[in-house]
Context: one part of a larger RNA
RNA sequence: CCGGGCGUAAAGAGCUGUGUAAGCGGUUGGUAAGUCUGCUGUGAAAUCCUGGGGCUCAACCCUGGGCGAGCAGCGGAUACUGCCGGGCUAGAGGGUGGUAGAGGCGAGUGGAAUUCCGAGUGUAGCGGUGAAAUGCGCAGAUAUUCGGAGGAACACCAGUAGCGAAGGCGGCUCGCUGGGCCACACCUGACGCUGAGACGCGAAAGCGUGGGGAGCGAACAGGAUUAGAUACCCUGGUAGUCCACGCCGUAAACGAUGGAUACUGGGUGUGGGCGGAGUCGAAUCUGUCUGUGCCGAAGUUAACGCGUUAAGUAUCCCGCCUGGGGAGUACGGCCGCAAGGCUAAAACUC
Numbered sequence: 001c002c003g004g005g006c007g008u009a010a011a012g013a014g015c016u017g018u019g020u021a022a023g024c025g026g027u028u029g030g031u032a033a034g035u036c037u038g039c040u041g042u043g044a045a046a047u048c049c050u051g052g053g054g055c056u057c058a059a060c061c062c063u064g065g066g067c068g069a070g071c072a073g074c075g076g077a078u079a080c081u082g083c084c085g086g087g088c089u090a091g092a093g094g095g096u097g098g099u100a101g102a103g104g105c106g107a108g109u110g111g112a113a114u115u116c117c118g119a120g121u122g123u124a125g126c127g128g129u130g131a132a133a134u135g136c137g138c139a140g141a142u143a144u145u146c147g148g149a150g151g152a153a154c155a156c157c158a159g160u161a162g163c164g165a166a167g168g169c170g171g172c173u174c175g176c177u178g179g180g181c182c183a184c185a186c187c188u189g190a191c192g193c194u195g196a197g198a199c200g201c202g203a204a205a206g207c208g209u210g211g212g213g214a215g216c217g218a219a220c221a222g223g224a225u226u227a228g229a230u231a232c233c234c235u236g237g238u239a240g241u242c243c244a245c246g247c248c249g250u251a252a253a254c255g256a257u258g259g260a261u262a263c264u265g266g267g268u269g270u271g272g273g274c275g276g277a278g279u280c281g282a283a284u285c286u287g288u289c290u291g292u293g294c295c296g297a298a299g300u301u302a303a304c305g306c307g308u309u310a311a312g313u314a315u316c317c318c319g320c321c322u323g324g325g326g327a328g329u330a331c332g333g334c335c336g337c338a339a340g341g342c343u344a345a346a347a348c349u350c
Base pairs, nucleotide, nucleotide: 003322004321005320006319007304008303012318014201015200017199018198022194023193024192026088027087028086029084030083031082033081034080035077036076037075038074039073040072041071042070048066049065050064051063052062053061054060091191092188093187094186095184096183097182098181099180103177104176105175106174107173108172109171110154115149116148117147118146119145120144121143125136126135162169163168206247207246208245209244210243211242215241216240220236221235222234223233258317259316260315261314262313263312266295267294268293269292270291271290272289273288274287275286276285277284299306300305323350324349325348332343333342334341335340
């Protein structure tokens, strides 16, 4: 390289969200470039196959015939691919009418709780632990009542639920805004799928500038524990956690499972829509589309398991793997303020 693979053995890129090149692509007519086929020409000689012959045989040699890929010309076939053209509606998109939702952004607003401040009541403890101590408290704490300040997060509802491409999203109200699903089958007429690069988004931590700072809390200090204790436990506590703007670009970014399409028994729960039966209206039963779970036919798998939400049966496109360590490291390049990220070896060794 090929081949074989990628849930857990090495391997699906965080999202493949938008999309370039490129690969692949529904149905119908024509064409006949690819493809298939017939004929003709060419396909030197020798070689090769074969009939005959010559050296006593053979090797070898002579002679007749034959095969032959490719190329060219002419004729034919039209299933598949290509090309061209006009159509078609089953893919895709649009329209109209409905509908659920913590989808996103911005502004405003509410109550509970913690802390702090002021005032009242009140007195000797509080706090904390396995037990203690550090700590707080007669300068009046803890407890309790009223008032005030400020920041952050939204108990119950809550779900085996919902929404989003992923990260993720949860008090309430308003404004702006993205996507989905269902019904009708009115319009466009293949406009599609994937997508190397590229662009965008991307938890937490971290970084820059400015603000904010209640609680929590790396670092740090103290108290314990211990042989020691740079920990686990306790008392404090800075950065940070929060906001604005700009970076960073990583993760067990997980379903450890790339996307699209088609096909292949069922059972049971649940979210959203539509239809039928039923009802005053419901409940309930039933059909169907779409999502989300569980159990399982066939099949598959090394097994575990998966099983119409496939890891089954197939097609198309992309990404990735190729023994362990060295190493996701060095060097170089690109990116970054930095931290570092991306790309990515070898010697050596088992």
Model confidence (mean pLDDT): 85 of 100. Small-subunit ribosomal RNA, central domain from an uncultured bacterium, 350 nucleotides, folded computationally. The full RNA is in RNAcentral, with records from ENA. It matches the Rfam family "Bacterial small subunit ribosomal RNA". Rfam links the family to the GO terms ribosome and structural constituent of ribosome.